[in-house]
RNA sequence: CAAGUUCGUCAGGUGAUCGCGUGCGGCGGCGGGAAACCGUCGGCUGCCCGAGGAAAGUCCGCUCUCCAUAGGGUACGGUGCUGGCUAACGGCCAGAUCGGGGCGACCUGAUGGUAUAGGGCAACAGAGAGGGAUAUUGCCACGCAAACUCGUUUGCGCGGCGAGGGUGAAACGGUGGUGUAAGAGACCACCGGCGCGGUCAGUGAUGAUCGCGGCUGGGCAACCCCCACCGGGAGCAAGGCGAAGCAGGCGCAUUGGGGCGACCCGUCCCGCAAAAAGCGCCGGGUAUGCUGCUGGACGGCACGAGUAAUCGUGCUGCUAGAGAGAUGAUCACCCCCGACAGAAAGCGGCUUAUCGACGAACUUGGACG
Numbered sequence: 001c002a003a004g005u006u007c008g009u010c011a012g013g014u015g016a017u018c019g020c021g022u023g024c025g026g027c028g029g030c031g032g033g034a035a036a037c038c039g040u041c042g043g044c045u046g047c048c049c050g051a052g053g054a055a056a057g058u059c060c061g062c063u064c065u066c067c068a069u070a071g072g073g074u075a076c077g078g079u080g081c082u083g084g085c086u087a088a089c090g091g092c093c094a095g096a097u098c099g100g101g102g103c104g105a106c107c108u109g110a111u112g113g114u115a116u117a118g119g120g121c122a123a124c125a126g127a128g129a130g131g132g133a134u135a136u137u138g139c140c141a142c143g144c145a146a147a148c149u150c151g152u153u154u155g156c157g158c159g160g161c162g163a164g165g166g167u168g169a170a171a172c173g174g175u176g177g178u179g180u181a182a183g184a185g186a187c188c189a190c191c192g193g194c195g196c197g198g199u200c201a202g203u204g205a206u207g208a209u210c211g212c213g214g215c216u217g218g219g220c221a222a223c224c225c226c227c228a229c230c231g232g233g234a235g236c237a238a239g240g241c242g243a244a245g246c247a248g249g250c251g252c253a254u255u256g257g258g259g260c261g262a263c264c265c266g267u268c269c270c271g272c273a274a275a276a277a278g279c280g281c282c283g284g285g286u287a288u289g290c291u292g293c294u295g296g297a298c299g300g301c302a303c304g305a306g307u308a309a310u311c312g313u314g315c316u317g318c319u320a321g322a323g324a325g326a327u328g329a330u331c332a333c334c335c336c337c338g339a340c341a342g343a344a345a346g347c348g349g350c351u352u353a354u355c356g357a358c359g360a361a362c363u364u365g366g367a368c369g
Stems, first nucleotide, its partner, number of pairs: 001365010012334007020050002023047005028041005052340001056351002059349005064235004071265004076231005081095005096111006112226002118224002120220002136165002138161003142157007173191006192216001194213008239291004248282005256270005298317008335338001
């Protein structure tokens, strides 16, 4: 210098004019009040402030609110190596084992269950696909028959066999030997694998190593299942306080009605007989005001703890909050000529979209000294 990898930061700038929204102030209109004053305005005006790294998808986790204070079991759903972080998580950090990609920095997938708790599955090919299976081509003994070169060959029958060939993603360990009629973990040595036990290292997943065992009885749990842990439901149109408006009807009582929004238990409320009240269902009415509403598990810097995620302490900074819904437009100058896209209770993540620019560390290649 070029090409990359990981982590992080930024997301055109400045000025002028016009416009919009919240808040505060001034003026004005309307309403109330004796006044002070209060309320309100889709009235004017001054000042301050006014979208994002994803505001998005709404996929997870919470806060908050109501349902009962949210209890036990079943069902259903979710998560699933180890340790840590966190309010919590299916998130993040660090690590372990087994893979995949890249020359490399690095990226990426899987991992609860020795799959002898049980069930289930495996296309095509193949004789046979899990049962300690299979006999197609084969190998061998015996019997019979035939042939001839007279101890061999061929055919048939009946048995033995799992070595060689063949199919397949996968055929029930591998190599060498012993053995045998032929063979075979049938037996032996070594190796691989599995299980059991010990020692050492580690918080742990696990790793290293030693001994023993039967000789080896496969794969899929991202199929059901089993195990452990987690999950009550609905959502700011939640919910609260007002104003306005309406039409009632039905059901409910001891084997009662209703709530806890799957079911059972349990529990709570009402009620036990005139009515009212109450609870549930149907019908009817309303579409308005205020609140919830934005300062918070918040950001930045420094120091400290930690490999890190993160945490602690100190200092410091921070006004979008609407309800037909604001955050924009034009012009000028500069530059590297500007992407994806816009809040609606809030927060932490994940995912997806994104012209580009910059910083740090590292990798590969080249050039020069």

Predicted 3D model of a 369-nucleotide RNA (Bacterial RNase P class A) from an Anaerolineae bacterium. A source record names the gene rnpB. Its mean pLDDT, the model's own confidence on a scale to 100, is 76. Of the family's consensus pairs, 97% are formed in the model.